[in-house]
Molecule: TPP riboswitch aptamer (THI element)
Organism: Halomonas heilongjiangensis
RNA sequence: AGCCGACGACAGGGGCGCCGCGGCGACACCACGCAGCGGCUGAGAGGCACCCUCGGAACCUGACCCGGAUAAUGCCGGCGUAGGGAGUCGUGCAGCGACGGCC
Numbered sequence: 001a002g003c004c005g006a007c008g009a010c011a012g013g014g015g016c017g018c019c020g021c022g023g024c025g026a027c028a029c030c031a032c033g034c035a036g037c038g039g040c041u042g043a044g045a046g047g048c049a050c051c052c053u054c055g056g057a058a059c060c061u062g063a064c065c066c067g068g069a070u071a072a073u074g075c076c077g078g079c080g081u082a083g084g085g086a087g088u089c090g091u092g093c094a095g096c097g098a099c100g101g102c103c
Base pairs, nucleotide, nucleotide: 002102003101004100005099006091007090008089009088010087011053012052013051014050016047017040018039019038020037021036023034024033025032059084060083061082065078066077067076068075
């Protein structure tokens, strides 16, 4: 340079895992449970938060799945043009500019 983008109100949907430490419960030990502190990824790991709502990859199922990486884990990729998944109203979706993303 170029391309891309919604916003507000109300209502609704969704997830919360892995590892370490000491404590308590229980206990022969290990394992297990509870809350706390710290570490990892992430928007979010119980937050008056965050994300998503058909223009739907939020999230669930397949799945105790497959490949890779890691101290470990849905940590990354595949599966995925798969099967499901929670919405109405209002404004906007010429051009130009700003901001953000691709980076």